[in-house]
């Protein structure tokens, strides 16, 4: 650098610009949606505790239930972030 979904042009109020309009913009409630900035959660596994069993003289090795601890996503949560066109963001991917 290039590409790049998805979801109300939602209601209701106040500030502010102005070209004074079904206008832009921030912002405060309120319902309704989206997953892919960002954040959280969770599998196997693999470790460690207590019991139980079975092997072995022995050290110990194997197994079962629990409880912990580490643990992945494009999966899920929807904290934040997003939800007309543009524009900006934008995991990814090239």
């Nucleotide at each position: 650098c290039u590409g790049g979904a998805g979801a109300g042009a939602g209601g209701c109020g106040a500030c502010g610009c102005c070209g004074c309009g079904c206008g832009c913009g921030u912002u405060g409630c309120c319902c309704a949606c989206c997953g892919a900035a960002g954040g959280g959660g969770c599998a196997a596994c693999a470790c460690g505790g207590c019991g139980c069993c079975g092997c072995g003289a022995g050290a110990g090795c194997g197994g079962c239930u629990c409880c912990g601890u580490g643990c992945a996503a494009a999966c899920u949560c929807u904290c934040a972030g997003g939800u007309a066109c543009a524009a900006g963001g934008g995991a990814c991917a090239g």
Notes
A computed fold for a 94-nucleotide RNA from a Burkholderiales bacterium, annotated as Glycine riboswitch aptamer. It matches the Rfam family "Glycine riboswitch aptamer". Rfam links the family to the GO term glycine biosynthetic process. Of the family's consensus pairs, 88% are formed in the model.